[in-house]
RNA sequence: GGGGGUAUAGCUCAGUUGGUAGAGUACUUGAAUGGCAUUCAAGGGGUCGCCGGUUCGAGCCCGGUUAUCUCCA
Numbered sequence: 001g002g003g004g005g006u007a008u009a010g011c012u013c014a015g016u017u018g019g020u021a022g023a024g025u026a027c028u029u030g031a032a033u034g035g036c037a038u039u040c041a042a043g044g045g046g047u048c049g050c051c052g053g054u055u056c057g058a059g060c061c062c063g064g065u066u067a068u069c070u071c072c073a
Base pairs, nucleotide, nucleotide: 001072002071003070004069005068006067007066010025011024012023013022019056027043028042029041030040031039032038049065050064051063052062053061
């Protein structure tokens, strides 16, 4: 220098054919227990790496770019 993969909640990851983004865990509150642990219930938390384009509408399609992993040279 060139090819490919990944980037979504604090963390690990889903997300179908483009139609207002979810799970587990963690956190907060409540209940059960004398208390802790634990279990159950409820709740908060996201401009989907960044910039632009297409579209009535983009996590998803297109271009550029950043970080990281990998292959070739």